[in-house]
């Protein structure tokens, strides 16, 4: 130089067109003498940025970052 993957909540990941959810954290609340465990709740997201395509885009398509790995 070419090819592939991957970029989503504090970390770790689902989500294959219709206003984004599991888990562990993080605060509260219940229980307990008290602490963990347990059950309950609740915050917290410009879905990597841009452009198209679309009635609509996290999803498809282009170009751009940054990262993993491949091959010359």
């Nucleotide at each position: 130089g070419c090819c592939u993957g991957g970029u989503u909540a504090g970390c770790a990941c689902a989500g294959u067109g219709g206003u984004a959810g599991u888990g562990c954290g993080u605060u509260c609340g219940c229980u307990u003498c008290g602490u963990a465990a347990g059950c309950g709740a609740a915050a917290g997201g410009u879905c990597c940025g841009g452009a198209g395509u679309u009635c609509g885009a996290u999803c498809c398509u282009c170009c751009g970052a940054c990262u993993a790995g491949g091959c010359u």

RNAcentral holds the sequence, with entries from GtRNAdb.
The RNA shown here (transfer RNA) has 72 nucleotides and comes from Chlorokybus atmophyticus.
A source record names the gene tRNA-Thr-CGT-1-1.
The coordinates come from a structure-prediction model, not an experiment, and the mean pLDDT is 84.
Rfam family: tRNA. It is annotated as a transfer RNA. Its family is annotated with triplet codon-amino acid adaptor activity in the Gene Ontology.
The source organism's lineage runs through Eukaryota, Viridiplantae, Chlorokybophyceae, Chlorokybaceae and Chlorokybus.